Source information:
The RNA shown here (small-subunit ribosomal RNA) has 1526 nucleotides and comes from a Terrimicrobiaceae bacterium. The source organism's lineage runs through Bacteria, Verrucomicrobiota, Terrimicrobiia, Terrimicrobiales and Terrimicrobiaceae. Its mean pLDDT, the model's own confidence on a scale to 100, is 83.
């Protein structure tokens, strides 16, 4: 420098974030099924379930040149008859052909299925057989004489349905037996030579034993047989090594492990067998259980690895289930034999046949998986001299979109952007160049005409595939597109329907009336002859981490220490080369996979080369490392010596103080006890007090984040035994050393046995309180226990929640132990300097943060221990251990989309500090008690019309319901409507009047005659246009109907609280912080300092009004003069300017500043009062009924009009207000003083009437002109504390006013009447100065009026705040949280009910299998074989060998008996998850209201309670150490 290869992640816990962590998904794959589609070809592919039964066909024959024989044919010959003869016909010998069937040869162990069983030398690799065998084939070498006895077949006779069988005669060979010959082979011995356990090879030699077959052919000769050697090729055998899962299988083994001897094979061997010994395997996992063919390789994957082992090839098993041997060179034989069993078939019932996991089919089971094809042309395969024959190997078709591959469903042009769809904000937009429509073109399909190769080797013949690939020719866009998506992940978005309903859904989730999730439709998207879905596998998952994690709190450190087996191991120097590394050599089967090529138009597929195969094994090198061996150091370890400190341990012993009890003295009424109490003790003398005495426990002060020990844990003295630690010396030993599965010890409280003790406490238990209960917390009293001795138990929040050793890495500062230095005459103290230990704060570095920080949670090494989502569960069932409680190991179904860590921001607290409000306190005056108003709920109604509902609804919308309002009832009635606007239509031209019905609206019916303008026309008219009516009809109006949780606007509230926020920066990995918190101050985040912040925005304050003083202008209707007319501008006043108040000035606290306290001037003084003004949100608050407005709904009504009735109803309940109870008061009389409104359909003056209310009347005012103008008070008088001269409801009469009309259902006024009520329980409201209480005026609305309301006026005019502890609220810091819908939160656990899966269960079924035992088929061994019997011997008799039987050993199957695993089922039970709002408590989250939490013991309806002894993973205050800064 170049080349080739190469790893993406999202969703999903939270109110929002960073970690753990788990679920899910996008990708690639298949022998796949399943839905919806469907055009062609080519290459592949195809029973994965029931090794489950199987019909029917076919898969193994073949040779006549190995023999004999029947049959058939063709010749020869030759014999009878019959004929003169040809001839014919019958026979017989013999030759050729065909053909049965049998004797005999070879093959039938190959080929071809399937995957049962096997965990094994069964596969894979690599080696070894000196321990073997191999027919057919190849290469040598030698023989191949000579003889004999059967037998099948064929007859014939008998049994049997039949399969078959018996028995007589006769017959052949390459079938079988002897003899011979021996090249040679087998078996001693013995050289050589090679090799090493026993051998091999070659030679040499005695003995004895071992062969053979023919056939063809005129012949040559070839085919054979036969001995032997040797080669290939196959096969047997042996080993190293490699590869599943389980320890909840820890111990197996009796031919089991060797050893002599035998026997048995081809061949070693316990392979069998007798006899000896007692061996062998095993935590590197034996033995047993489960699953499984193995492997080349397939699939995924960056890769290491996972997972699989269908087509192809390889090995292995295995052939209906078990067994078992025959033949053979090879089988323990798939289409052979026996025998048992089972299942099917045939039967004349005696008896037999049968095995598709060979190819085809068929049936069953299943989600599922093809034809009962064609052909030996080729390739192989049997046979055969050979021709040929056989061949479901095998080459091909046929089915299936099963997969992979390829090709097509047409190209070009074409805008009026057609029509239809969809959608719309109605303009238009998409579908869309898309179609129409013009021009082409012709793949594959179709029809027609040709027409293959694969046959090479020498040549001829042969072609199943096939009239197929090809190739020509022809016609016509003609015959060929679907699937799923479309919320996010993911690449596509809108209507309409439906309304938590139907549904969807991988995962998070959508769906409750505006669904891009549900269903259709348009549209988009993405793959396309397919496309989805299901299922599985690897990825993604560093989510089992070797590559490549982890354990302070997320899961996870063993409760601790010694110690076995393992691991690992300090320096130097020699050997060795086991591991390593490094060259060669051998093998790694083909195909696969990669690369380069090269054939089917192309690809898929196929061929051909190359690399690959990372392994193993064998020979050589190297010698750094690690190992072995030996040698030799000391620095790890230890060991001596000298000292030390120390609640370390164990056993005796002995002393105080207190509690309790006994006894005695003194004394009298109480003592304990508690939030308050009671129960309890006490006059039989307690409690207090003295004094003796008993007798048991614990160890006040010292005492300390001090000491010692491995943990647990240890604390009064003092002796005795004893164990470890630290320093100092630098003397010995020379790696002796860490860690430590298993194993053993020790092990806090509780508990258990047994034997003492027993004082106090104290579970259980009794009592008493508290509570709705209180099985608790408080109390007052108790047993085991607690104490001791002896033994079990083995557990804890046994924690530093941190396993042990070693080694390195900046410092600070305490304090325990030892040495040492300076210092001193010396010691003490002090300084200093080392080692060990124990704290604290901290740098680097780490950590997800939090915190860790030389006592690591920082780097490095080494070992053991643990962990991989939550729940079920530390639990079942098995083991082991226990006296028992239980301990230890320790699952699964099932459910869940999360559990979870830390730390952020809020909210919350029966956590805490600061603070502020008429919050509380201090006070005035008041609701609640009384009657009346008025809202409201409630009840009632035909209606009581709606709407507000804690504070923030209730004299609220409503600032005026007899009718109108009015939205409600009842009735009566209208239908383009009461109201807008268009269009078409009929008639008509404007007003107006009347009649009849009627309760009115309505409804029917008559009169009248007059709209502008234009053409024609003298004009009447006529006709047209326009603007009104009117009819009829479409469009539409119309709705106070619904949804305020769809919205706009307005509004309440927290609250006139002091907040809320932003840029920029700087912290933090983020969410966020910071600023804004902190030390004063304010009324204030109001302002100062101070700070990593510095700045700014919304609010706060000012800036607007009003009103308190002055000035100055202005001067009417207001002021002054003044009879007036008029003058005048001083003052009230009117309304405009403008002054004035700013902590400005003094003083004074504080180091200073704000600031605060005080004075001074001033009318006012520290925001002078008062009012307008409401940050950011908050409460889905309030409002479709004020209007406005979406979807939805009604349309001769839910719209409209009218009458009349209701909104006013009343056993009740509450809210808000009026007037009262009276003497500070009521009567009655006299008298003064006002602001601020408001008046034309209005105000309304003087006069008059009337006791009044009002009447009359009409003067002035459109207003500083006129008109309304007070009342408390203030003065005289009555009243005398009573239901009254207080009260003033109720009721009864008489008026008045308003009004179309007070009956329901209006105010007002006289006379009467005179209720309730004598200051109001619990509770509760407002107010801090011109308030508060009292006193009258006015004014909106309005015909009138329920007003006593609501809004202003102005009169008279208080007390009181000490103070912030407590109630409400509200701010700010800071704390804890399991809360974020934020405590009205979250959540536990018993019951009840439903479903599910699961333990246990009297038994009960069913598999596997293990022990002792019977039976014992077939057969093979081995014994007998008195029955039978051709070859050989022998004259003969009879041997010798054979076969029949029979017996003995093994032995399947079966049978018994007793065990063990595994699985199903079961009354009945146990607990354990889900479920919609079920009960009962409140256990936990905060100080969870008794801090919680572990263990362990008791107790309880349940959560839990209580003892005991730990532990902080408790909040608060204090106090103590210590640390940090000065």
């Nucleotide at each position: 420098u170049c080349c080739a290869c190469g790893g993406a992640g999202a969703g999903u816990u939270u109110g929002a974030u960073u970690c753990u962590g788990g679920c899910u998904c996008a990708g690639a794959a298949c022998g796949a099924a399943c839905g919806c589609u469907g055009g062609c070809g080519g290459c592949g592919u195809g029973g994965a379930u029931a090794a489950g039964a199987c019909a029917u066909g076919c898969a193994a024959g073949u040779c006549g040149a190995a023999c004999g024989g029947g049959a058939c044919u063709a010749g020869g010959u030759u014999u009878g008859u019959a004929g003169u003869a040809a001839u014919a016909c019958a026979g017989g010998c013999u030759u050729g052909g065909u053909u049965c069937a049998g004797u005999g040869g070879c093959g039938c162990a190959c080929g071809g299925g399937u995957g049962c069983g096997u965990a094994a030398c069964a596969c894979g690799u690599g080696a070894g057989c000196a321990a073997u065998c191999u027919g057919c084939c190849g290469g040598g070498a030698a023989g191949u004489g000579g003889g004999g006895g059967a037998u099948a077949g064929c007859u014939c006779g008998c049994c049997g349905a039949a399969a078959g069988g018996c028995g007589a005669a006769u017959u052949a060979a390459u079938a079988c037996c002897g003899c011979a010959u021996g090249u040679g082979g087998c078996c001693a011995u013995c050289c050589u030579u090679c090799g090493a356990u026993u051998g091999g090879a070659g030679g040499a030699a005695a003995a004895g034993c071992c062969a053979a077959a023919g056939c063809a052919g005129c012949a040559a000769u070839g085919c054979g047989c036969u001995u032997c050697c040797u080669g290939a090729u196959g096969a047997g055998c042996u080993c190293g090594c490699g590869g599943c899962c389980u320890a909840u299988c820890a111990g197996c083994u009796a031919g089991a492990u060797g050893g002599c001897g035998g026997g048995g094979u081809a061949a070693c061997a316990g392979c069998c067998c007798a006899c000896c010994a007692u061996g062998g395997c095993u935590a590197u996992g034996a033995c047993g259980g489960g699953u499984a063919g193995c492997u080349g390789g397939u699939c995924u994957g960056a890769g290491a690895g996972g997972a699989c082992g269908a087509c192809c090839a390889g090995c292995c098993a295995c052939a209906c289930u078990g067994g078992a041997a025959c033949u053979g060179a090879g089988a323990u034989a798939c289409g052979g034999u026996c025998c048992a069993g089972a299942c099917a078939c045939c039967u004349a019932c005696g008896g037999g046949u049968g095995g598709c996991a060979g190819c085809a089919g068929u049936c069953g089971a299943g989600a599922a998986u093809u034809u009962u094809u064609c052909a030996c042309a080729a390739u192989g395969g049997g046979g055969g001299a050979a021709a040929c024959c056989c061949u479901g190997a095998u080459g091909g078709a046929g089915c299936g979109a099963c997969g992979c591959c390829g090709c097509g469903u047409g190209g070009a042009g074409g805008a009026u952007g057609a029509a239809g769809g969809c959608c719309u904000u109605c303009g238009g937009g998409u579908u869309g160049u898309a179609a129409a429509c013009u021009c082409c073109u012709g793949u594959c399909a179709u029809g027609c005409g040709g027409g293959a190769a694969c046959a090479a080797g020498c040549a001829a013949g042969u072609g199943a595939u096939a009239g197929u690939a090809c190739c020509g020719c022809a016609a016509g866009a003609g015959g060929a597109a679907g699937a799923g998506a479309c919320g996010g992940c993911u690449a596509a978005c809108u209507c309409u329907g439906u309304g938590c309903c139907a549904g969807c859904a991988g995962c998070c989730g959508c769906g409750g009336u505006a669904a891009u999730a549900c269903a259709g439709a348009g549209g988009u998207c993405u793959c396309a002859a397919g496309c989805g879905u299901u299922g599985u596998u690897c990825g993604g998952a560093u989510u089992c981490a070797u590559u490549g994690g982890g354990c302070g709190u997320a899961a996870a450190g063993g409760g601790u220490g010694c110690g076995u087996a393992g691991g690992u191991g300090g320096u130097g120097g020699c050997g060795c080369a086991a591991g390593u590394c490094u060259g060669g050599u051998g093998u790694g089967a083909a195909a696969u996979c990669u690369c380069g090529g090269a054939g089917c138009u192309c690809a898929a597929c196929u061929c051909c080369g190359a690399a690959a195969u990372u392994g193993c094994a064998c020979c050589g090198g190297a010698u750094a490392c690690u190992g072995c061996g030996u040698u030799a150091c000391u620095u790890g370890a230890g060991g001596a010596c000298u000292g030390u400190a120390g609640a370390g341990g164990a056993g005796a012993u002995c002393g105080g103080a207190a509690u309790u009890c006994a006894c005695g003295g003194u004394g009298u009424a109480g003592c304990a006890g508690u939030g308050a109490a009671a129960u309890g003790c006490g006059u039989a003398g307690a409690u207090a007090u003295c004094g003796u005495g008993a007798g048991g426990a614990a160890g006040a002060c010292c005492a300390g984040u001090u000491g010692c020990g491995a943990a647990g844990g240890c604390g009064g003295a003092u002796c005795u035994c004893u164990g470890g630690g630290c320093a100092g010396u630098u003397c010995c030993u020379g790696a002796c050393a860490c860690u430590g599965a298993g194993g053993c010890a020790c092990g806090a409280a509780g508990g258990c046995c047994a034997g003492g003790g027993g004082a106090g406490c104290a579970a259980a238990c009794g009592g008493g309180a508290u509570u709705a209960g209180a099985u608790a917390c408080c109390c007052c009293g108790g047993u085991a226990g607690u104490c001791c001795u002896g033994g079990c138990a083995g557990u804890a929040a046994a924690c530093g929640g941190u396993g042990c050793a070693c080694g390195u890495u900046u410092g600070g500062u305490g304090u325990g132990g030892g040495c040492g230095a300076g210092u001193u005459c010396a010691g003490a103290c002090c300084u200093u300097g080392u080692c060990c230990g124990u704290g604290c704060c901290g740098g680097a570095g780490c950590u997800a943060a939090c915190g860790c920080g030389u006592u690591a949670a920082a780097c490095g090494u080494g070992c053991c221990g643990c962990c991989u989502g939550g729940g079920a569960a530390g639990u079942a069932c098995g083991g082991u251990c226990g006296c028992a409680a239980g301990a230890u190991u320790a699952a699964a179904a099932c459910u869940c989309a999360a559990a979870g860590a830390a730390a952020u921001u809020g909210a919350c607290g029966g956590g805490g500090g600061c603070c502020c409000g008429c919050a509380c306190a201090a006070g005035c005056g008041g609701u609640g008690g009384a009657g009346u108003a008025u809202g409201u709920g409630g009840c009632u109604u035909a209606a009581u019309u709606c709407g507000a509902u804690g504070c923030a609804a209730c004299g609220c919308g409503a600032a005026g319901a007899a009718c109108c309002u009015u939205a409600c009832c009842u009735g009566g009635c209208c239908u383009u409507g009461a109201c807008a606007u268009g269009c078409a239509u009929u008639g008509u031209g404007u007003c107006c009047c009347c009649g009849g019905u009627g309760a009115a609206a309505g409804c029917c019916g008559g009169g009248u005659a007059g709209c502008u303008g234009g053409u024609a026309g003298c004009a009447a008219u006529a006709u047209c246009a326009g603007c009104g009516c009117c009819u009829u009809g479409c469009a539409c109006a119309g709705g106070u109907g619904c949804u305020g949780c769809a919205u706009g606007g307005c509004u309440g509230u927290c609250g006139u609280c002091a907040g809320c926020u932003c840029g920029u920066g700087u912290c933090g990995u983020g969410a966020g912080a910071u600023g804004u918190u902190g030390g004063g101050u304010u009324a204030a985040g109001u302002c100062c300092c101070g700070c990593a912040a510095c700045g700014a925005g919304c609010g706060c304050a000012a800036c607007c009004c009003c009103u308190g003083u002055g000035u100055c202008c202005u001067g009417u209707u207001g002021c002054c003069c003044g009879c007036a007319a008029g003058g005048g501008a001083u003052c009230u006043c009117u309304g405009g300017a403008c002054a004035g108040a700013c902590u400005g000035c003094c003083c004074u606290g504080u180091g200073a500043a704000a600031c605060g306290g005080g004075g001074a001037g001033g009318a006012a003084g520290g925001u002078g009062g008062g009012g307008a003004u409401g940050a950011c949100g908050u409460c889905a608050a309030g409002u479709c009924a004020g209007u406005a407005u979406g979807g939805c709904c009604c349309u001769u009504a839910c719209g409209g009009c009218c009458a009349g009735g209701g909104c006013u109803g009343c056993a009740c309940a509450c809210g808000u207000a009026c007037u009262a109870c009276a003497a500070u008061g009521c009567c009655c009389a006299g008298u003064a003083c006002a602001g601020a409104a408001c008046g034309a359909a209005c105000c309304g003056a003087a006069u008059c009437c009337g006791c009044a209310a009002g009447g009359u009347g009409g003067a002035g005012g459109a207003a500083a002109u006129c008109a309304c103008u007070a009342a408390a008070a203030c003065u005289g008088g009555g009243c005398c504390c009573a239901g009254u001269u207080c009260g003033g409801a109720u009721u009864g009469g008489a008026g008045g006013c308003u009004g179309c009309a007070a009956u329901u259902c209006g105010c007002c006024u006289c006379c009467a009447u005179g209720a309730a009520g004598c200051c109001g329980g619990a509770a509760u409201c407002g107010c801090u100065a011109g308030u508060a209480a009292u006193g009258g005026c006015g004014c909106a609305u309005c015909a009138g009026c329920u007003a006593c309301g609501g809004c202003g006026c102005c009169g008279u005019g208080a007390a009181u705040a000490c103070g912030u502890u407590c109630c409400c609220g509200g701010g700010c810091c800071u704390u804890g949280u399991a809360c974020a819908c934020a405590c009205c939160g979250c959540c536990c656990g018993u019951c009840a009910c439903a479903u599910c899966a699961u333990g246990g269960g009297a038994g009960u079924c069913g598999u596997u299998u293990g022990u002792a035992g019977c039976c014992g088929a077939a057969g093979u061994a081995c014994g007998c074989g008195c029955g039978c019997u051709a070859a050989c011997c022998g004259c003969a008799a009879g041997g010798a060998g054979g076969c029949a039987g029979c017996g003995u050993c093994c032995u399947a199957c079966g049978c018994u008996a007793u065990g063990a695993g595994c699985g199903g089922u079961a009354a009945c039970u146990g607990g354990g998850a889900u479920g919609a709002a079920g009960u009962c408590g409140u256990a936990a989250c905060a100080a969870g209201g008794u801090a919680g939490c572990c263990g362990u013991a008791g107790g309880g309806g349940a959560a839990c309670c209580u003892g005991c002894g730990g532990c902080u993973g408790g909040a608060u205050c204090a106090c103590c150490u210590c640390c940090u800064u000065u």